This is a predicted structure of a 353-nucleotide RNA (Bacterial RNase P class A) from a Bacteroidales bacterium.
RNA sequence: AACAACAGUCGUUCUGUCGCUGUUUUUACGUGUAUACGUGGAAAGAGAGGAAAGUCCGGACAACACAGAGCACCAUGCUUCCUAACAGGAAGGGGCUUGCAAGAGCUACAGAAAGUGCCGCAGAAAAUAACCGCUUCAUACGAAGUAAGGGUGAAAACGUGAGGUAAGAGCUCACGCCAAAUCGUAGCAAUACGGUUUUGGGGGUAAACCUCAUGGGUUGAAAGACCAAAUAAACCGAGGCUUGAGGGUGGCUCGCCUGACUCGGAGGGUAGGUCGAUAGAACUUAAUGGCGACAUUAAGUCUAGAUAAAUGACAGAAUAUUACAGAAUCCGGCUUAUAGACUGUUGUUUUUU
Numbered sequence: 001a002a003c004a005a006c007a008g009u010c011g012u013u014c015u016g017u018c019g020c021u022g023u024u025u026u027u028a029c030g031u032g033u034a035u036a037c038g039u040g041g042a043a044a045g046a047g048a049g050g051a052a053a054g055u056c057c058g059g060a061c062a063a064c065a066c067a068g069a070g071c072a073c074c075a076u077g078c079u080u081c082c083u084a085a086c087a088g089g090a091a092g093g094g095g096c097u098u099g100c101a102a103g104a105g106c107u108a109c110a111g112a113a114a115g116u117g118c119c120g121c122a123g124a125a126a127a128u129a130a131c132c133g134c135u136u137c138a139u140a141c142g143a144a145g146u147a148a149g150g151g152u153g154a155a156a157a158c159g160u161g162a163g164g165u166a167a168g169a170g171c172u173c174a175c176g177c178c179a180a181a182u183c184g185u186a187g188c189a190a191u192a193c194g195g196u197u198u199u200g201g202g203g204g205u206a207a208a209c210c211u212c213a214u215g216g217g218u219u220g221a222a223a224g225a226c227c228a229a230a231u232a233a234a235c236c237g238a239g240g241c242u243u244g245a246g247g248g249u250g251g252c253u254c255g256c257c258u259g260a261c262u263c264g265g266a267g268g269g270u271a272g273g274u275c276g277a278u279a280g281a282a283c284u285u286a287a288u289g290g291c292g293a294c295a296u297u298a299a300g301u302c303u304a305g306a307u308a309a310a311u312g313a314c315a316g317a318a319u320a321u322u323a324c325a326g327a328a329u330c331c332g333g334c335u336u337a338u339a340g341a342c343u344g345u346u347g348u349u350u351u352u353u
Stems, first nucleotide, its partner, number of pairs: 001349010012318007020047002023044009049324001053335002056333005061220004068254004073216005078092005093109001094107005110211002115209002117205003131150002133146005158176006177201003180197007224275004235265005246258003282301008
């Protein structure tokens, strides 16, 4: 210097003029009982994102319930920590891939000694094995034994060697491998290393059913609360009226509470306004603590609130701003899309000194 991986920041900035929305102050006019409302003027300040998207996860908040229990169903699944919480984040551990190694990447990571299922083709057989082969008997056909050797396959009944045997086999022995149990050392832990055993020996798969552990009340801002106005407290049908219909905010059963009306049909009136609605688990800076995510303390800041939906145009300077793209209750995450500019760490290659 180039390339690659990972992590992060920005994704237009400044000035002026005009325009749009909203807040505060002030002023004029109108309505009016009014401190209220409407319209116009002046001044000051503010006004779309890193994802505002997806609606995936968790909450704040609101409503119902405060009587629950069980089952089904759903979610999560290595350890420790962070957080309001999370299927999130940080730091580690295990496994797999790649690499000589260092390192890097991925991980839907409880259990296969509870049970069931599946592993195409090939192969005799994918776990109740016997095609070739070997041994014994037999004139032969064939019978019995065998799983050491061969073949098929991703995988074939733990591996190597010796003994033994008719031939063989963990049948026996030695040394190993894996699993289980147990002990020691290090670590908060998951785990790592090592030892012992008179224990056991074919694998994989639970993103297959299943088992185990932990957890789950639900709905959702069109949630909800309030004000004003108007109407038909009427009509028809079914059920019920304490021998209990209906209701009690995921499903079913039981239980408990409530309950005189409930459900349906056809019709009538209204659909206007106020709140929720943005001061927060908020943001910035510094110090301290921590490997880190973060925490504590101090100082400072106030940064949209529309309701068919507001933030645009012109000019100048700078500039990568030519991409993805526009708030609708709010916050913390995850996922997806993204022209390009910049910063850092690690690695590889090359060149120079």

Lineage of the source: Bacteria > Pseudomonadati > Bacteroidota > Bacteroidia > Bacteroidales.